This is a predicted structure of a 71-nucleotide RNA (transfer RNA) from Parcubacteria group bacterium CG_4_9_14_0_2_um_filter_35_11. It matches the Rfam family "tRNA". Rfam classes the family as a transfer RNA. Rfam describes the family as follows. Transfer RNA (tRNA) molecules are approximately 80 nucleotides in length. Rfam links the family to the GO term triplet codon-amino acid adaptor activity. Model confidence (mean pLDDT): 83 of 100. Taxonomically the source falls in Bacteria candidate phyla (Bacteria).

[in-house]
RNA sequence: CGGGGUGUAGUACAACGGUAGUAUGCAGGCAUGGGGGGUCUGUGACCCGGGUUCAAUUCCCGGCACCCCGA
Numbered sequence: 001c002g003g004g005g006u007g008u009a010g011u012a013c014a015a016c017g018g019u020a021g022u023a024u025g026c027a028g029g030c031a032u033g034g035g036g037g038g039u040c041u042g043u044g045a046c047c048c049g050g051g052u053u054c055a056a057u058u059c060c061c062g063g064c065a066c067c068c069c070g071a
Base pairs, nucleotide, nucleotide: 001070002069003068004067005066006065007064010024011023012022013021018054025043026042027041028040029039030038047063048062049061050060051059
């Protein structure tokens, strides 16, 4: 320098034009003589900018970060 891929709760991963979900973490309740484990509730996220669309996390363009391949 060229090509490709991935960016979503604190962490790990889903979803894929209309409602963003799971596990874990964290906070609280129940239970226990107490703790752990269990159980219930809550908490919290679509990398940034622009475009298309009635509507974009999703499609398109550009940027940024990381990873891979080539030179």